The prediction has a mean pLDDT of 85. Large-subunit ribosomal RNA, domain II from a sludge metagenome, 688 nucleotides, folded computationally. Its Rfam family is "Bacterial large subunit ribosomal RNA". The literature on the family includes a 2001 paper in Science by Yusupov et al., "Crystal structure of the ribosome at 5.5 A resolution".
Context: one part of a larger RNA
RNA sequence: GCCGUCGAGUUAUGGUAUGUGGCGAGGAUAAGAACUACAAGGUUCGGAUCCGCAGGGAAACCGAGUCUGAACAGGGCGUCAGUCGCAUGCUAUAGACCCGAAGCCAUACGAUCUAUCCAUGUCCAGGUUGAAGACCGGGUAACACCGGUUGGAGGACCGAACCACAGCCUGUUGAAAAAGGCCUGGAUGAGGUGUGGAUAGGAGUGAAAAGCUAAUCGAGUAUGGUGAUAGCUGGUUCUCCCCGAAAUGCAUUGAGGUGCAGCCUCGUCAGAACGAUUUAUGGGGGGUAGAGCACUGAAUGAGUAAGGGGGCAGAUGUGCCUACCGAGCUCAAUCAAACUCCGAAUACCCAUAAAAUUGAGACGGGAGUGAGACUACGGGUGCGAAGAUUCGUGGUCGAAAGGGAAACAGCCCAGCCCGACAGCUAAGGUCCCAAAGCCUGUGCUAAGUGUUACAAGGAUGUGGGGAAGCAAAGACAGCCAGGAGGUUGGCUCAGAAGCAGCCACCCUUGAAAGAGUGCGUAACAGCUCACUGGUCGAGCGUCCCUGCGCCAAAAAUGUGGGGGGCUAAGCACAGCGCCGAAGCUUCGGAUUCAAUGGAUAAAUCCAUUGACUGGUAGGGGAGCGUUCCAUACGGGACGAAGCAGAACUGUAAGGUUUUGUGGACUGUAUGGAAGUGAGAAUGACGGC
Numbered sequence: 001g002c003c004g005u006c007g008a009g010u011u012a013u014g015g016u017a018u019g020u021g022g023c024g025a026g027g028a029u030a031a032g033a034a035c036u037a038c039a040a041g042g043u044u045c046g047g048a049u050c051c052g053c054a055g056g057g058a059a060a061c062c063g064a065g066u067c068u069g070a071a072c073a074g075g076g077c078g079u080c081a082g083u084c085g086c087a088u089g090c091u092a093u094a095g096a097c098c099c100g101a102a103g104c105c106a107u108a109c110g111a112u113c114u115a116u117c118c119a120u121g122u123c124c125a126g127g128u129u130g131a132a133g134a135c136c137g138g139g140u141a142a143c144a145c146c147g148g149u150u151g152g153a154g155g156a157c158c159g160a161a162c163c164a165c166a167g168c169c170u171g172u173u174g175a176a177a178a179a180g181g182c183c184u185g186g187a188u189g190a191g192g193u194g195u196g197g198a199u200a201g202g203a204g205u206g207a208a209a210a211g212c213u214a215a216u217c218g219a220g221u222a223u224g225g226u227g228a229u230a231g232c233u234g235g236u237u238c239u240c241c242c243c244g245a246a247a248u249g250c251a252u253u254g255a256g257g258u259g260c261a262g263c264c265u266c267g268u269c270a271g272a273a274c275g276a277u278u279u280a281u282g283g284g285g286g287g288u289a290g291a292g293c294a295c296u297g298a299a300u301g302a303g304u305a306a307g308g309g310g311g312c313a314g315a316u317g318u319g320c321c322u323a324c325c326g327a328g329c330u331c332a333a334u335c336a337a338a339c340u341c342c343g344a345a346u347a348c349c350c351a352u353a354a355a356a357u358u359g360a361g362a363c364g365g366g367a368g369u370g371a372g373a374c375u376a377c378g379g380g381u382g383c384g385a386a387g388a389u390u391c392g393u394g395g396u397c398g399a400a401a402g403g404g405a406a407a408c409a410g411c412c413c414a415g416c417c418c419g420a421c422a423g424c425u426a427a428g429g430u431c432c433c434a435a436a437g438c439c440u441g442u443g444c445u446a447a448g449u450g451u452u453a454c455a456a457g458g459a460u461g462u463g464g465g466g467a468a469g470c471a472a473a474g475a476c477a478g479c480c481a482g483g484a485g486g487u488u489g490g491c492u493c494a495g496a497a498g499c500a501g502c503c504a505c506c507c508u509u510g511a512a513a514g515a516g517u518g519c520g521u522a523a524c525a526g527c528u529c530a531c532u533g534g535u536c537g538a539g540c541g542u543c544c545c546u547g548c549g550c551c552a553a554a555a556a557u558g559u560g561g562g563g564g565g566c567u568a569a570g571c572a573c574a575g576c577g578c579c580g581a582a583g584c585u586u587c588g589g590a591u592u593c594a595a596u597g598g599a600u601a602a603a604u605c606c607a608u609u610g611a612c613u614g615g616u617a618g619g620g621g622a623g624c625g626u627u628c629c630a631u632a633c634g635g636g637a638c639g640a641a642g643c644a645g646a647a648c649u650g651u652a653a654g655g656u657u658u659u660g661u662g663g664a665c666u667g668u669a670u671g672g673a674a675g676u677g678a679g680a681a682u683g684a685c686g687g688c
Base pairs, nucleotide, nucleotide: 001688002687003686004685005684006683011094012093013092014091015090016089017088018087019086020085021084022083023082026051027050028049032045033044034043035042036041055062056061065077066076067075068074097235098234100232104225105224106223107222108221109220115199116198117197118196119195120194121193122192123191124189126158127157128156129154133150134149135148136147137146138145162186163185164184167182168181169180170179201217203213204212205211238623239622240621241620242619243618248261249260250259251258252257262369263368264366265365266364267363268362269361274359275358276357277356278355279353280352281351282350283349284348290342291340292339296336297335298334300332301331302330303329304328307325308324309322310321311320312319313318372397373396374395375394376393377392378391379390380389381388402413403412404411417589418588419587420586422585423584424583428579429578430577431564432563433562437576439575440574441573442572443571444570450566451565457551458550461548462547463546464545465544466543467542469540470539478535479534480533481532482531484508485507486506489503490502491501514529518527519526590613592611593610594609595608596607597606598605599604624677626674627673628672629671630670631669632668633667634666635665642661643660644659645658646657647656648655649654
C1' cells in the first nucleotide's frame, strides 16, 4: 500500500412538541399481592400518590372573576378538556456520537544503571627528577653559612596497564538505540576498581549540567481515580423526492465559542379583506452630486490705507521722509469632509389607480449561519500602491453545471428532471488547427504596428480638416551678378577698421546694400548673409485641430497574438449571411404541487389541465436492505444457505430467474425489536 473483518447519536429517568390509541370532568395507578395449560408474559387486586376540573391578590380575602383604585372608570392577570400509554423530533441530567491530550491526585514498586556516602578487599610495567633530615669536610667566639655524600619527598616529570573523551573521519533502515579508526588528557592520587551495605519521587543524590535516580527526569515507574477535561483537530456507514440558508446586528474574560434577533424549513390558524415588485398620478421631508463665496476658514495679484519698522528735525505736544511690513476696505481671479446665498438626478415615505407576476401574516416544532471572496459603482485608510484594508448599493461565486474569455471559484452569456443521429438563438466567433464568410462596400496603417497592457517628452512618418500669408506685375529652391560711398562712426584700447567691449545707429549714390548675420585676422585683408537685378516657370512656406503609425521601451532556461501563420486573416465605419450552450422550440417519458372530475371505509387511487423539478449547511417526506422475535403459509439431499457467472427487471437503495460450485438449512406475507448499512478517523486486528 491493497484486500478482508470490526468500527461512531445509544440507554435510563424527567421535560416539551407532534402523530396515534384508550378513557373522558375526569384520567392513571406505583411498590406489592393473588391467579395462570400459555410464564423475562398475561389477567385481576392494590387509590398510597400524581395531573386536571378556578382564578386574582404580597396578604387578609373575594371568586367567573379578581387586583389596582374614591370609582358603576380605565387597565393587568384570568374565565376555552384533560389524562394515561406507544412512536418520533428536540432538550435536561448522566461518559451521552466515536477516537485523541499535555496534565492533577492516591497507593505501591524501584539505587543489579547511575549520584553520593559507609564497611572491607584489590590494582597502578618501566624510566626521570632528587625536597626535608642525617653524616663528613670547610667555616664561626658560638650560630649562621658553604661543599660533598647519604636520603627518597611530591594533588612532581615521561610513559604502558587502567581511567577519561578535546578534535577529525567513518557510521546514521549502524556491526552498535552512542560504536569503530586516527589523534589526545590523567596515570601515587580530590586515583582506578571488586564485593557487601545506606539514601527515592516534590523526595534522594549532585566539585551544580535542572545532571543522575534501570535505554524514562524542569518531578521515576506501575496501577487506580478514569470513559479526567478538550469552546480544539479528525472521523461519523443505504436510496429517492420537496424546499433551501448564512458568513449580518447587539451583547459577551467576547473575538475561530456562545445568547437573542435576522435569513431556512415543517405544522396549525386565518384565509385573499392583507402584503411584495413593476408603472402612473398626487403629496412629502432632505442638503448629497454639482455649483457658489453671502457666512466660517484657506489663498493670489492690484489699488487704497489705519497701524507698525527705519531715518531726520525738535525742549515738549509733535512734524517731515521712506524702492520696508501692512489690519481693514474696493476690484479681479480661486479653494473646502468637519464652509453654504443655492441645489439636482436617483433613493426614501404616504395615498390613490390599473393590470401582471406573486406571497406574505400570527402562533408553535426543528435548524444551520454569525472566518466570507471577487467584480462594478459611491467613500474612508493607504502612495487616488496592493489579488491591501474598511463601509455602502447591486451582481456572481459560496451552494451553479453548460457556452465564451487558450488554460482561469468571483468576468461575459446562460440557471442542468430524463431521453432524441430534430430546429432557432445568446455571449463569442466565421484562413488552417476548429463548427461557421480568404463575405460585400468605403477608408486607414507599412510599424508584423497589430491580431489581449505602457507615460512625460521628441520627430519634414503618413491620411483628413481648418486659418492667415507669398505667387505669371514670376513666388519658393538652385544658379549668374551686385552687396557701394562719407568711414578705420565715436569711445575704449598695444591694436579695435561692420564682427572683444561701451554709446549712437545717421547721411549719400542707387535696382539694392545693416555704422552690419555668421566664419575669419595680432589688427587689416578674405569668405558669407540680410537686401537687389537676372535666369528658370508653378506652386511655396508657416500655424492650429484630428485618425493611424515611429522613438522613448531593460530580467533572469527559449520566441510568447493559444499556435500555424497573416499586409489582412490588422484597424475604423456600414451591411447581409452563417456557426454557436445542458438557454428557447419540437417529440416521448417521469416527479411534485394546485384545480377539476371519478372511485374508495380511508391516510388513498385513477384521469385531465396548468405550473414546477441546479443545490452546500440545514428542515421535511417516502422507501430499500441486514439480524432476531410473533402469527400464518411455504421451499429443501430430485440439493437449503453461501460463493462464482449470466439473463431479465425497478426512478434508486434493490429484486427475480437460471447455470456451475456447495452439502444442510431457509424463505414469503403482516406486525414487532435492533449490537441495522463504511472508503476515508496518520482508525483497530488479520492476511498478502